The prediction has a mean pLDDT of 82. This is a predicted structure of an 82-nucleotide RNA (transfer RNA) from a bacterium. Rfam family: tRNA. The family's RNA type in Rfam is transfer RNA. About the family: Transfer RNA (tRNA) molecules are approximately 80 nucleotides in length.

RNA sequence: GCGGAAGUGGCGGAAUUGGUAUACGCGUACGUCUCAGAAGCGUAUGGCGAAAGCCUUGAGGGUUCGACUCCCUCCUUCCGCA
Numbered sequence: 001g002c003g004g005a006a007g008u009g010g011c012g013g014a015a016u017u018g019g020u021a022u023a024c025g026c027g028u029a030c031g032u033c034u035c036a037g038a039a040g041c042g043u044a045u046g047g048c049g050a051a052a053g054c055c056u057u058g059a060g061g062g063u064u065c066g067a068c069u070c071c072c073u074c075c076u077u078c079c080g081c082a
Base pairs, nucleotide, nucleotide: 001081002080003079004078005077006076007075010026011025012024019065027045028044029043030042031041032040046055047054048053058074059073060072061071062070
C1' cells in the first nucleotide's frame, strides 16, 4: 500500500426487510435473610437536569417521514495479502 472484520451504558453483549436504542448477563446501590458474613432472593441502575425536558450506538457528513442498521470521508483495533 491492497482486501476483509470489528467499534453500542461502568464491563461483556443483543437489537439488520430501516420503525420504542441499551434485551440478557456481570458489576454497583438499597432492602431481605444471618449472631455476623458469603451465597440466595427482591427493587433500582445510560448521561445531563430540581423538574419538564434534552442528549446518546468510534468521529463528521449524506439519504430518508424515520438510521445501531443504507451511502461517503476519517480514526482506532484485529486478520490476511504484498